[in-house]
Context: one part of a larger RNA
């Protein structure tokens, strides 16, 4: 010293387990704020650090409904209470309080603090306190004005939508046109969606007939340093289906303002009728129609359902093991219940559920009915009055369209020109011309689609503590940076704490050995299994 073998330390793999997490599915909700959010500070408990819950009314106060023999959260001790068949306490609805910061709003400020006005209260007060009000923008109302008065915004939120601005890496095996990509990212705006939506469409001698969404056409047609890439559209099956209003013609009121022979007439700017279209429609003039129908909006009330506490809910013993019986062994029961979890091992009949079948004073939601509200027509003439202008086009310079200036229609618009008036205008992929389709420069529109910070039910050839969210544990924590910011590790005694009285040895609140609890303590709290590296003791063999 080295091998082996025993037996121990150590150390936490592994195996089991799950409280927490991932992914989805089906309901529902999609908002929350100046009546002061979201999110924070500091308080409040018989003792009180922390979480949880309140707010000076303060782990709470009041009402009403449900539940109740036990209750003063997590929290096991002590102490003092409450309560005990319905004034305890828990559940659920509503409604009191609700410091102080924070949009933060009375001026300020290093957020949770400082310091006023003004009115009114208390007070002996000009002292000190309490209470109320007092930013700012927009628009109304009232007023000569200064003001007043009674509303709107503001900030927060996970993603989805709209718009505005908008890289680069990287891809072309290099790079520039191109790609990445109108993607990240910042801005502003809205909804439960949003956006888009009622043809100046799409087609082709046949048609269709707002939008949205899916499948297919199709990786085709094209576009393209014709590289790398980009990538449609006709139509076909689907899913939903839904149309409507103004402007103007004309007719009328009501104000100013110009005229004025004081009768008016024009003008301009409001209101209210009328009036909505492409086989063109409408206004004007005749005639007919005043019942009917519809509606996206719908107060108040009424029914009907569905949430928000909860209520009933069927059947099992018995023997031997064993620590403990659900397991075994016999003989029964229930099933619109044999889902799931619990219970001292594996339960349909133990326990809490489970199918079914009730159940709201109160509060919210859907639907339906409903008041008011609002919509809606015919025929014939005659005419040439209306049918959206710095518009459509055009040039020139971008940008959108799969489509990179191209033969390049089509759609925006920065600039610079600028029509027509239905005998009119756009389109139909340069242009013409025929011939089809349509009526631009003004709005509004459920449904089918897109998301999921959240509720609630439930599922999984998802994880099972290095996994699964960072985060099963008091985690956005402890620690770390000047800061924007980055970020863990950490789960398991037993069935029940029965968590070890008492004695020894010890300085010992350290251990350790006895007793003593449990089925076990080789389950002792550094606590379920307890691998290996690695240590140590002993015993054998080399050396």
């Nucleotide at each position: 010293g080295g091998c082996a073998c025993a037996u121990g330390g150590a150390g936490g793999a592994u195996g089991c387990c799950u409280a927490g997490g991932c992914u989805c599915u089906g309901a529902c909700a999609g908002g929350c704020g100046a009546a002061g959010a979201a999110g924070g500070a500091c308080g409040c408990g018989a003792u009180a650090a922390g979480c949880u819950g309140c707010g000076a009314a303060a782990a709470g106060c009041c009402a009403c409904g449900g539940u109740a023999a036990g209750g003063a959260g997590c929290a096991a001790a002590u102490a003092u209470c409450c309560g005990c068949u319905a004034u305890a306490g828990c559940c659920g609805u509503g409604g009191a309080u609700c410091u102080c910061c924070g949009a933060a709003u009375g001026g300020g400020g290093c957020a949770a603090c400082c310091c006023a006005a003004u009115a009114g209260c208390u007070g002996a007060a000009g002292a000190a306190g309490c209470u109320a009000u007092u930013a700012c923008a927009c628009a109304g109302u009232c007023g000569c004005a200064a003001g007043a008065c009674a509303g709107u915004g503001a900030g927060c939120a996970a993603a989805c939508c709209g718009g505005g601005a908008g890289a680069a890496c990287u891809g072309a095996a290099a790079c520039a046109u191109c790609u990445a990509a109108g993607u990240a990212c910042c801005c502003c705006g809205a909804g439960g969606a949003a956006a888009a939506u009622a043809a100046a469409a799409u087609a082709a001698c046949a048609a269709u007939g707002a939008u949205u969404c899916c499948c297919a056409a199709a990786g085709u047609a094209g576009u393209g340093g014709c590289g790398a890439g980009c990538g449609a559209a006709c139509u076909g099956g689907g899913a939903a289906a839904a149309g409507c209003c103004c402007a103007a013609a004309c007719c009328g009121g009501u104000g100013c303002u110009g005229u004025u022979u004081c009768g008016g007439c024009a003008g301009c700017a409001c209101c209210g009728g009328g009036g909505u279209u492409g086989u063109a429609g409408g206004a004007c003039u005749g005639c007919a129609u005043c019942a009917a129908g519809g509606u996206a909006c719908g107060a108040c009330c009424a029914a009907a359902g569905a949430g928000a506490a909860g209520u009933g809910g069927a059947a099992g013993c018995c023997u031997a093991u064993g620590g403990a019986a659900a397991g075994a062994g016999g003989c029964a029961u229930c099933a619109a219940a044999g889902a799931a979890g619990g219970u001292g091992a594996c339960a349909a009949u133990c326990c809490c559920g489970u199918a079914c079948a009730c159940g709201a004073a109160u509060c919210c939601c859907u639907u339906u009915g409903u008041a008011a509200a609002c919509c809606u027509a015919g025929c014939a003439g005659a005419c040439a009055c209306c049918u959206g202008a710095g518009u459509a086009a055009u040039g020139c310079g971008g940008g959108a369209c799969a489509c990179g200036a191209g033969a390049a229609a089509u759609c925006c618009u920065g600039u610079a020109u600028g029509a027509a008036u239905c005998c009119g205008c756009g389109g139909g992929g340069a242009c013409c011309a025929u011939c089809c389709c349509g009526c631009a420069a003004g709005g509004c529109u459920a449904a089918a689609u897109a998301c999921u910070c959240g509720u609630c039910a439930g599922a999984g050839a998802c994880c099972g503590a290095u996994a699964g969210c960072g985060a099963a544990c008091c985690a956005g924590u402890a620690c770390c940076g000047u800061g924007a910011g980055g970020g863990a590790a950490a789960g398991g005694u037993g069935a029940a704490a029965a968590g070890a009285a008492c004695c020894u040895c010890g300085a010992a609140c350290a251990g350790a050995g006895g007793a003593g609890u449990g089925a076990a303590a080789a389950a002792g709290a550094c606590c379920c299994u307890g691998a290996a590296a690695c240590c140590a003791u002993g015993u054998g063999c080399c050396u």